A computed fold for a 1377-nucleotide RNA from an uncultured prokaryote, annotated as small-subunit ribosomal RNA. It matches the Rfam family "Bacterial small subunit ribosomal RNA". Model confidence (mean pLDDT): 82 of 100.
RNA sequence: GAACGGCAGCAUGAUUUGUAGCAAUACAAAUUGAUGGCAAGUGGCGGACGGGUGAGUAAUAAAUAGGAAUCUGCCCUAUAGUGGGGGACAACCUGGGGAAACUCAGGCUAAUACCGCAUAAUCUCUACGGAGGAAAGGGGGCUUCGGCUUUAUGCGCUCCAGGAUGAGCCCGCGUCGGAUUAGCUUGUUGGUGAGGUAACGGCUCACCAAGGCUUCGAUCCGUAGCUGGUCUGAGAGGAUGAUCAGCCACACUGGGACUGAGACACGGCCCAGACUCCUACGGGAGGCAGCAGUGGGGAAUAUUGGACAAUGGGGGCAACCCUGAUCCAGCAAUGCCGCGUGUGUGAAGAAGGCCUUCGGGUUGUAAAGCACUUUCACUCGCGAAGAUGAUCUUAAGGCCCGUCAACCUUGAAGUAACCUACAGAAGAAGCACCGGCUAACUCCGUGCCAGCAGCCGCGGUAAUACGGAGGGUGCAAGCGUUAAUCGGAUUUACUGGGCGUAAAGCGCGCGUAGGCGUCUUGGUCAGUCGGAUGUGAAAGCCCCGGGCUUAACCUGGGAACUGCAUUCGAUACUGCCAAACUAGAGUGUGGUAGAGGAAAGUGGAAUUCCCGGUGUAGCGGUGAAAUGCGUAGAUAUCGGGAGGAACACCAGUGGCGAAGGCGGCUUUCUGGACCAACACUGACGCUGAGGUGCGAAAGCGUGGGGAGCAAACAGGAUUAGAUACCCUGGUAGUCCACGCCGUAAACGAUGAGAACUAGACGUUGGGGAGGUAAUACUCCUUAGUGUCGAGCUAACGCGAUAAGUUCUCCGCCUGGGGAGUACGGCCGCAAGGUUAAAACUCAAAGGAAUUGACGGGGGCCCGCACAAGCGGUGGAGCAUGUGGUUUAAUUCGAUGCAACGCGAAGAACCUUACCUGCCCUUGACAUCCUCGGAAGCUCCCAGAAAAGGGAGUGUGCCUUCGGGAACCGAGUGACAGGUGCUGCAUGGCUGUCGUCAGCUCGUGUCGUGAGAUGUUGGGUUAAGUCCCGUAACGAGCGCAACCCUUGUCCUUAGUUGCCAGCACGUAAUGGUGGGAACUCUAAGGAGACUGCCGGUGACAAACCGGAGGAAGGCGGGGAUGACGUCAAGUCAUCAUGGCCCUUAUGGGUAGGGCUACACACGUGCUACAAUGGGGCGUACAGAGGGUUGCCAACCCGCGAGGGGGAGCUAAUCUCAGAAAACGUCUCUUAGUCCGGAUUGGAGUCUGCAACUCGACUCCAUGAAGUCGGAAUCGCUAGUAAUCGCGAAUCAGAAUGUCGCGGUGAAUACGUUCCCGGGCCUUGUACACACCGCCCGUCACACCAUGGGAGUGGGUUGUACCAGAAGUGGCUAGUCUA
Repeated sequence: GAACGGCAGCAUGAUUUGUAGCAAUACAAAUUGAUGGCAAGUGGCGGACGGGUGAGUAAUAAAUAGGAAUCUGCCCUAUAGUGGGGGACAACCUGGGGAAACUCAGGCUAAUACCGCAUAAUCUCUACGGAGGAAAGGGGGCUUCGGCUUUAUGCGCUCCAGGAUGAGCCCGCGUCGGAUUAGCUUGUUGGUGAGGUAACGGCUCACCAAGGCUUCGAUCCGUAGCUGGUCUGAGAGGAUGAUCAGCCACACUGGGACUGAGACACGGCCCAGACUCCUACGGGAGGCAGCAGUGGGGAAUAUUGGACAAUGGGGGCAACCCUGAUCCAGCAAUGCCGCGUGUGUGAAGAAGGCCUUCGGGUUGUAAAGCACUUUCACUCGCGAAGAUGAUCUUAAGGCCCGUCAACCUUGAAGUAACCUACAGAAGAAGCACCGGCUAACUCCGUGCCAGCAGCCGCGGUAAUACGGAGGGUGCAAGCGUUAAUCGGAUUUACUGGGCGUAAAGCGCGCGUAGGCGUCUUGGUCAGUCGGAUGUGAAAGCCCCGGGCUUAACCUGGGAACUGCAUUCGAUACUGCCAAACUAGAGUGUGGUAGAGGAAAGUGGAAUUCCCGGUGUAGCGGUGAAAUGCGUAGAUAUCGGGAGGAACACCAGUGGCGAAGGCGGCUUUCUGGACCAACACUGACGCUGAGGUGCGAAAGCGUGGGGAGCAAACAGGAUUAGAUACCCUGGUAGUCCACGCCGUAAACGAUGAGAACUAGACGUUGGGGAGGUAAUACUCCUUAGUGUCGAGCUAACGCGAUAAGUUCUCCGCCUGGGGAGUACGGCCGCAAGGUUAAAACUCAAAGGAAUUGACGGGGGCCCGCACAAGCGGUGGAGCAUGUGGUUUAAUUCGAUGCAACGCGAAGAACCUUACCUGCCCUUGACAUCCUCGGAAGCUCCCAGAAAAGGGAGUGUGCCUUCGGGAACCGAGUGACAGGUGCUGCAUGGCUGUCGUCAGCUCGUGUCGUGAGAUGUUGGGUUAAGUCCCGUAACGAGCGCAACCCUUGUCCUUAGUUGCCAGCACGUAAUGGUGGGAACUCUAAGGAGACUGCCGGUGACAAACCGGAGGAAGGCGGGGAUGACGUCAAGUCAUCAUGGCCCUUAUGGGUAGGGCUACACACGUGCUACAAUGGGGCGUACAGAGGGUUGCCAACCCGCGAGGGGGAGCUAAUCUCAGAAAACGUCUCUUAGUCCGGAUUGGAGUCUGCAACUCGACUCCAUGAAGUCGGAAUCGCUAGUAAUCGCGAAUCAGAAUGUCGCGGUGAAUACGUUCCCGGGCCUUGUACACACCGCCCGUCACACCAUGGGAGUGGGUUGUACCAGAAGUGGCUAGUCUA
């Protein structure tokens, strides 16, 4: 197959032959491309679209707006043409090679394949003469089978022109980061000519010129597809480029061309490479960044699905074929939207849970129950639309708009959407959070563990923070976490920040580029402003409509797209051009001040050295010394000389200079400033990236110089050490010349210039006016230099010299550390400078001010704080407490001052809490219930006792006669009990600073505030006591006073106290009568207040002195303890939250322990002796206690004590003789006549009981100790010291404690120092507050960063070796129409 030769396979037909059959016909074989159709091949068109991905690319890209030198298959329009020939090559046949892929040779053949010939234009070339220059037919119809015809059924072919579409090229503008990339470039830039391309062009080549780009960022490096858009944001911006859409690039990696209209080609070719696969080892094959899917990687991302029904693409005349494009379905809560999981009623406020103040509350109308509804899901049924035309219009048969109309077929999704029906509350709620930010709170568990945590932070026994539970809050088919972006963040500041001290002004000038720039006129119209046109794709966003029940979603219209280009206008301002002006700036004239600069010269004082004189033993130096110098003559002193450096006084918040900086005097040269009055130039100005110059000290180079000073160094001191501070020396250096360095807290921590904004008071230079005899003085003005008010500032502060209000330009900052460091660059002789990061790490670093605290800061003041004194401790022995050790236990607590003779005002048992043993379990004690009994008392047994067993005695009180109260025993459970823990859960009480003078409040005022003021200041006081002053005025708690006691007097009273006078009496005594005077007792008064005088002071407060007085300036002593501090002490006085034990951590009982003993410490007693010890004698207190008691006289005992019994409930009796003292004797300096420990013996007393473990007595014994190291304590007057007495506790047991009296001193110059405290002030990096904070080395490691002998890799440049495929050229050969 409607381009071609054909026809292997399938189906149909035709023809021929054979068999069967009468035949129709059936079967078999062969032939025939005749037909339907068609494998492979030739030819054509398409594989350059569609689909994927983002590696590369910072411009050859993309976006936007333009341009000219081009091509464009299919499509449209128009003109013309489509005549006539030829030779091949596949397929096929034959033969060969190879494992395969595939391939070679020979032979045959067709075309819309290929090649000439003819003809041709407004085609191409041209030297304008001319030359070149195409094609193809097929189908249909008719046919006489030769052909003809057909361009209106309809497909093609050729040339040319135009269009449409698509593509190529050029240009403007903008398009990431890095300057630790500053220079890049040789086809580079341009020209001429040629070649090449579809086309312009160094695109390529030859020649010529030496250009081109770049601080407005070239080159290089890193990163990246671009855009419409998306997310965020009030916007400006910032971040981003999934899905959708436009463009680009890529197709295993790299290179290359071929074909073609179009490619340097995703599913084409060639080569090289890596990888995978096949292999007969010779050789071949491949490219999922197409759709599914697999492996791998990963925190992580889907089905090897359906269909071409729709939309589109390719081919075809068409029917149709192809299409992992596409349309659908599947998977994933990944996102957006919508819906449901029921609705109403329901209080006994059920049960259960949780909490609880035990009453209740809450979960909670929630549930149950009752009454309803049925969306969605389920089941049954029904069931669209998406689907196709004609005509008009048009170039068109395409598309769009309007009008009219038909039904044969075609649906993947689809068991769909939608609708109807049945049944039943039926099938349907989770996640996070609940300390603050931030909505939402309790219990239990845990105990700095386990854990939480976004930031702050929570957890160490009462966790709203961990885990669980109950409850609550917020979202909801989701919720939370993680990662990321923007926002908040005005925290890069265009909108919209800053730079004195918080980060930040270059050390200072000159000046280039740049930025900015006086007034007037004219022009121009670049900026600027306005209008119009084009464009700014569609989608998206926004607005108004429409369609799915709504919405998401889809769809129509509009607006917008803030942009770019073109064009027309406006002309104020800016720019530009032209002209002019003088107010900015500058020049000239006359003056002035000055440590302004450079050079030369010169002067005196001082230091040092040298010489000489005088002179003698020290000098020098320090906190004190020493090193050092000196009898070889120093230091000191006088004279002379040398040399170098610096310039006293003047001298001054004075002067000059841009800054650094500049100081004797003179001269020369020289810069700048200021003042006055005029003349001139005519914007000449300001700032200033780079650049360039100057630039303290130190340092470097070369050469001088070198008196003093003085790094390094040496020595001496100091010190634990002292590489320091101090001292003695001393070299570089300091000085000069020339050259480097280029930094400083180079500071006013304040860039330069200009303008504006009340003043007051100083000071330096100039001018003017007044005034003076002249200085002086006063006023005005100008330039500097200072001190105080609006405004600003976080405050401090600044304040016309601004840090005020504005303008211009430059520099700089963006949390702390790392770090002004590393690397790199530049500079330097070096030292080093300049430019300048990151990793890592922290949650702060910082400023100013406030209140405290602190200071080996300052001022003032106080205290037994020091000093001056007296006496002790520390050494001894003993007592007592503690630590430590020991122990079955040595119960517990107290631990610097402020624990340690403390709780304990009193441990043999008890106490007692500890240990051992034996026992009890509603308990030794409280309340309630039941039963029984009075309670109670006596005796016996065993036992260590408790507990137990037995016997006896006893019947009380009230009564309404029921019973009750108290008590005892037994039983049951609620409970008791705990000296168990936590004083860091607490109350109360206490210590301490400290009896220090402070601590606060109200109102007002000041400050943004914390806070301040008051309360500070001048005086004064013991005192925040008082006075004065005062933006403070008042008040409170403290101080003082009021209270007690003591010192004097008075009044009253007069026993138990007293006794002057009177009387009695005694050996003696207030013993007695009496007295009320005195003492005393105990009640009430008086008195002292700086009241009086003098002085000082401020006329005050007050202080000093004096008088009088018993007492004088608080008369002495006591009680009295502000706000607070120390998580001070105490759960063991008591009380108490929580936790723990409950036949024991409770209770009873016996024994033991708290009393131990190598040691250390605290507090005491007694001593060491002569101011004493001992003996004898004599005298004088106060305050207390006493009936379970004190106990007299008298007797006994050496004594402790015993006997005895009077008196006393106490001014009566008693304890109870006070002792030191005084008198006298002795001892005579000794381990004693000191000292008394220890030990032996004998006793007394208390007590149930003195063994562990009491006190006392007597006899004997007779230790250490001869005044105590470092260190340390108390005390200022009736005090210290010394002497005794008493009491509480207590059966007994003080050297302790608390009281009492007797005797009775010394010293205080004074506030420098030590300690503590108060007020003011100052500094602070402290606030747990100096017992603070904090720095560095070292030890160890190597995560990060840096260095490091090195080592491996990547990228790039330059030069070169080798060089595939391919394209072009040249040469040679061959085939051919």